[in-house]
RNA sequence: GACGAACGCUGGCGGCAUGCCUAACACAUGCAAGUCGAACGAGAAAGUUCCUUCGGGAGCAAUUAAAGUGGCGCACGGGUGAGUAACGCGUAGACAAUCUGCCCUUCAGUCUGGGACAACUUUUCGAAAGGAGAGCUAAUACCGGAUAACAAUGUUUAACAUAAGUUAAGUAUUUGAAAGCUUUAUGUGCUGAAGGAGGGGUCUGCGUCCCAUUAGCUAGUUGGUAAGGUAAAGGCUUACCAAGGCAACGAUGGGUAGCGGGUUUGAGAGGACGAUCCGCCACACUGGAACUGAGACACGGUCCAGACUCCUACGGGAGGCAGCAGUGGGGAAUAUUGCACAAUGGAGGCAACUCUGAUGCAGCAAUGUCGCGUGAGUGAAGAAGGCCCUUGGGUCGUAAAGCUCUUUUAUGGGGGAAGAUGAUGACGGUACCCCAAGAAUAAGCACCGGCUAACUAUGUGCCAGCAGCCGCGGUAAUACAUAGGGUGCGAGCGUUGUUCGGAAUUACUGGGCGUAAAGGGCGCGCAGGCGGAAUAGUAAGUCGGAGGUGAAAGCCCGGGGCUCAACCCCGGAGGGUCUUUCGAAACUGCUAAUCUAGAGAGGGUCAGGGGCCGGCAGAAUUCCUGGUGUAGAGGUGAAAUUCGUAGAUAUCAGGAGGAAUACCGGUGGCGAAGGCGGCCGGCUGGGGCCACUCUGACGCUCAGGUGCGAAAGCGUGGGGAGCAAACAGGAUUAGAUACCCUGGUAGUCCACGCCGUAAACGAUGAGUACUAGAUAUUGGGGGUUUGACCCUCUCAGUGUCAAAGCUAACGCAUUAAGUACUCCGCCUGGGAAGUACGGUCGCAAGACUAAAACUCAAAGGAAUUGACGGGGGCCCGCACAAGCGGUGGAUUAUGUGGUUUAAUUCGAAGCAACGCGCAGAACCUUACCUGGGCUUGAAAUCCCGAGAAGAUCGACCAAAAUUGAUUGUGCUCUUCGGAGAACUCGGUGACAGGCGCUGCAUGGCUGUCGUCAGCUCGUGUCGUGAGAUGUUCGGUUAAGUCCGGCAACGAGCGCAACCCACAUCCCUAGUUGCCAGCAGUUCGGCUGGGCACUCUAUGGAAACUGCCCGUGAUAAGCGGGAGGAAGGUGUGGAUGACGUCAAGUCCUCAUGGCCCUUACGGGUUGGGCUACACACGUGCUACAAUGGUAAGUACAGAGGGCAGCGAAGCCGCGAGGUGAAGCUAAUCCCACAAAGCUUGUCGUAGUCCGGAUUGCAGUCUGCAACUCGACUGCAUGAAGUCGGAAUCGCUAGUAAUCGCGAAUCAGCAUUGUCGCGGUGAAUACGUUCCCGGGCCUUGUACACACCGCCCGUCACACCAUGGGAGUUGGUUGCACCAGAAGUAGGUAGUCUAACCUUCGGGAGGACGCUUACCACGGUGUGGUCAAUGACUGGGGUG
Repeated sequence: GACGAACGCUGGCGGCAUGCCUAACACAUGCAAGUCGAACGAGAAAGUUCCUUCGGGAGCAAUUAAAGUGGCGCACGGGUGAGUAACGCGUAGACAAUCUGCCCUUCAGUCUGGGACAACUUUUCGAAAGGAGAGCUAAUACCGGAUAACAAUGUUUAACAUAAGUUAAGUAUUUGAAAGCUUUAUGUGCUGAAGGAGGGGUCUGCGUCCCAUUAGCUAGUUGGUAAGGUAAAGGCUUACCAAGGCAACGAUGGGUAGCGGGUUUGAGAGGACGAUCCGCCACACUGGAACUGAGACACGGUCCAGACUCCUACGGGAGGCAGCAGUGGGGAAUAUUGCACAAUGGAGGCAACUCUGAUGCAGCAAUGUCGCGUGAGUGAAGAAGGCCCUUGGGUCGUAAAGCUCUUUUAUGGGGGAAGAUGAUGACGGUACCCCAAGAAUAAGCACCGGCUAACUAUGUGCCAGCAGCCGCGGUAAUACAUAGGGUGCGAGCGUUGUUCGGAAUUACUGGGCGUAAAGGGCGCGCAGGCGGAAUAGUAAGUCGGAGGUGAAAGCCCGGGGCUCAACCCCGGAGGGUCUUUCGAAACUGCUAAUCUAGAGAGGGUCAGGGGCCGGCAGAAUUCCUGGUGUAGAGGUGAAAUUCGUAGAUAUCAGGAGGAAUACCGGUGGCGAAGGCGGCCGGCUGGGGCCACUCUGACGCUCAGGUGCGAAAGCGUGGGGAGCAAACAGGAUUAGAUACCCUGGUAGUCCACGCCGUAAACGAUGAGUACUAGAUAUUGGGGGUUUGACCCUCUCAGUGUCAAAGCUAACGCAUUAAGUACUCCGCCUGGGAAGUACGGUCGCAAGACUAAAACUCAAAGGAAUUGACGGGGGCCCGCACAAGCGGUGGAUUAUGUGGUUUAAUUCGAAGCAACGCGCAGAACCUUACCUGGGCUUGAAAUCCCGAGAAGAUCGACCAAAAUUGAUUGUGCUCUUCGGAGAACUCGGUGACAGGCGCUGCAUGGCUGUCGUCAGCUCGUGUCGUGAGAUGUUCGGUUAAGUCCGGCAACGAGCGCAACCCACAUCCCUAGUUGCCAGCAGUUCGGCUGGGCACUCUAUGGAAACUGCCCGUGAUAAGCGGGAGGAAGGUGUGGAUGACGUCAAGUCCUCAUGGCCCUUACGGGUUGGGCUACACACGUGCUACAAUGGUAAGUACAGAGGGCAGCGAAGCCGCGAGGUGAAGCUAAUCCCACAAAGCUUGUCGUAGUCCGGAUUGCAGUCUGCAACUCGACUGCAUGAAGUCGGAAUCGCUAGUAAUCGCGAAUCAGCAUUGUCGCGGUGAAUACGUUCCCGGGCCUUGUACACACCGCCCGUCACACCAUGGGAGUUGGUUGCACCAGAAGUAGGUAGUCUAACCUUCGGGAGGACGCUUACCACGGUGUGGUCAAUGACUGGGGUG
């Protein structure tokens, strides 16, 4: 795009079409084929007129009805598509092998006789259907005779001819016609003959679906002769003879199917289909058969058989809608039991006419198609309402309303055709025309994520659902549902189904096969296909002209008619692989005769693991014998099994036996491939080169066929040294039916015979020709040369690199995967499956051939970027190693889990949660729980009312809250009424409020990889592209740091530097700091004085591989050295690229959405966050003598201080109290630093270690220390004696150890955190390993990226399928039985009008009987297909 469609929603009108695609299933009822009195005999009834003896008769009706004889028709028209793969159909021909009623034309004729049978009458059988007997009768019914030839046979002549022959004219013999009727006419019939038209019959060439898992079929089969038969040729039939005929160009068999014109799609070539209309065929309940006839083997005829239905008196009968309507059934599904013969056509008739479910019309159905309508103009307050909203508005939307018009359609009324040359109109009072009223009677469906035109809101929350493909939905869904809006089409719109296209996705036009599916394992070779050069002929292919045909309809073009269109009509064009004929001769073919370039042969020469057979050789392994010799040997990662004191291994000598041939040896050679390796001999195949001679296209390829064909395997017989499946043992291991070890049998070897497969690979079929080079090598020849060298030319092989070209890329590239030609093989998504079934082969194993159901939306190739690897290379890091000290064991502190609880608020979860948020939970904090209370609220803005605000004293209560009383009047303006600002109280509603949820909606901030050296961009270049290059490479560095090179050149974020602190020096400045020298002194820088020094705090200098030596490419740099306070980033900080982890945080804050609103908000009391069988993390203190304890004594730095630090003095054992000086700080205070040092004591013990726990008594802070603070004194004195597996930190002023300070803070930290200084080590060979990281490279089936992906069994569920003892059904072959009806033949029986007769009978006929053929049916035995089957096999999906 199309549809004979169906379904869902919806539905105004008209025109034209179309309408059982399924059950060729069964059918009630009605109708669908009759007609003719001008062929014939007979002939009612009702009615009516007249007559009447009243019984009836005559006429009309009446050319009557009904029936019969006879004629024509019933073979057309109409239906259906079951069968049929066929001369059935299509196309083109043939009949010299034929028929033809009615019709037309022409010629001739129509004479004379006869006998019956229906109807009718009567008898009779039967339920009926229907018969039987007897009698009468007519004809255009039937029969005899005459006449006639063009008929048959024979024969003569002539003409024609493509064969048998045909035609024409004669002749002889034989057979052989007729019908009349009437309205009297140029009537109409009838008979014979000839011709025509139209219609049949038969034959032929070509075309006409699928399966080879159908390969052989055929006995009337193929042909001949003769006969029969037919309208007609013919095995059509019969007898005899011959042995043919068909088939790989697909016979036979199976499946499917009516064929064509055409329809539909497509650019075309093609594909699919074969409704309606037209042509042909076939069929008429199923099967068979003939009769009649011009025509049938007959849809509405006959006979028989069968199934089914109906009637029956049970004896017997009747029927055939695939005609039109209609019914049941089947189905997703397909109409009225209508009107009329008016038209067109048909049958009969002289005609009038009759019949006609053909046909013309109407009805039903949006089934299709075409046309029309559902209104038009104006109308902004952009109404109301809906929806959205950033709250401003936007949109539906000029849409509506309103105003002004119109009336197509529909409705009502009136008129009114054509269809008909006379009469006749079913349609139909229809088409059409006019009038009337009134916007009146008339819009839906699908879609809106992409493809694909059209977007928002709400609801839902991987649910409900959607979906053509991709896919959507797990709380912000343009994808579900609804709404608003929009888009598309429109009386329709969607869905489903089928089919063509896109699909170059079966490729003729027009594809491929190295790796994506695909080259046969390799030769030989018949058929087939293709084929070198020149010449002549021919004309099959080819090309051109002409004739014929290709029905009509349809398609296309032009014109015309319905108002247009659809539709219809007219004319034209076009359409074939058709046919006939004429011509051309280039190409192909064919014929003839040539050629030598292909191919082959002869001659010479050469290389070779080419093949087969025989013989021989040496080394090695093993075994045997003997000698020497002694305790091990062997084997492995390490061992053990094993061998050995009965003498192994080792070693020497001798012997046996089998297999294989080191070195040479080589991308070297040979062969078609498989494959081939010691030496010698024999036989034999192929190949290269050289020069000539010869044959003369002898060639290439090759379906089928045939031969060869590794290893393993099989059969028979040998052989068996080594090796070695199976097997055994030992190890390894969680296991180890493996890898390793010790043994060991088939086998490996030989002969003969099978098998016929391999990653049989170059994953690349064979042949020929052409198309740049370079280089290596093997064999031969030539040039050069003294020459085996070297060089060079050439032919044939074997490799590597590479241009053009090709390729998806990788790559190939004269040995093509390039450019062409020829032939063969093969492919068509993945799986199922190289499987099942069938067949062939095989001893078997198995091989070859080779599907489907079902299932998936992929499977696959090449390349790219990452990630990963128990891959490689290089490098780094307290990563390991080397060290020091810890954790893990104990007590305790603290955090977490768990448990508990009314609550134990919440968050953080490997590293990167767990002394984390919390730099400090008794109340507060506080978010949690309990109780009792508030509702515009504790705080914000607006409005109204009252009052300044405020202060004081009560009541109730656990408290807050609530409530009462008293007091008080301020500021600004003023027209003195009041108003306003701030504040308080009360009220109303907008609103507040939420530590409620979502960190997976977010911002911001942070952690982590990681202070790792990386991450990118612009332009250019390369690549079809993803991408690459740069950024790789060689060095070097802490570093993508730098240097060099380079299709790259530059740049950015990172690195480094710039910043801070510390280390040296200088300048400036000296108070609160300092004191060298001077003076004083209470001896304290205390004072004068000084600012030199220390120090303070501002600025500057200094370090840059700058210098030297060596090394390195002379570079970058590296090693060493000098100088220097400091040396190679000086040390330490701050500083964290692109990004990763949906990392963390909605409980800091901010914020979208959702949720609560007398509560999830706000206030308050008490409690909880502090619980405690337990587990984990991080710390403190210890376990002691490098120590504890007692006494004495020395030296810091950095901080903090006014709601503060708080001195001295006094009191207290002490915590502390008292006290108040000083200090807004280089001035005063906190504030004694401790380890250290000196001396004493303790003596290895649960201690003079250790300090938990507990008791008592206190201090301080604070409304308040019970739950639940810190500290002090006295007393008590637990575990713990250095810590399992495991694990952490640290490379120098570091670890370790010692104390000091600060933040938070009323108080609470000697255990946390952040800082400060004191004392002050050890070790690093090195990069194999563990962990993490960087760069390059490699492999990849990974890409949520190895915590990836993924294989098979088993278990369960479902699905399709194979086998299966069988069972059932369909179809079919063969053999046989049987034989209805019918036809043909025969005929002894019976009967018999026409003609003949010698009257006896005969001829002829009918019946009967019989023979042949034959349908249904039956028996036996096969083939094939389908269904089903206990059980069973594998497969697919989950």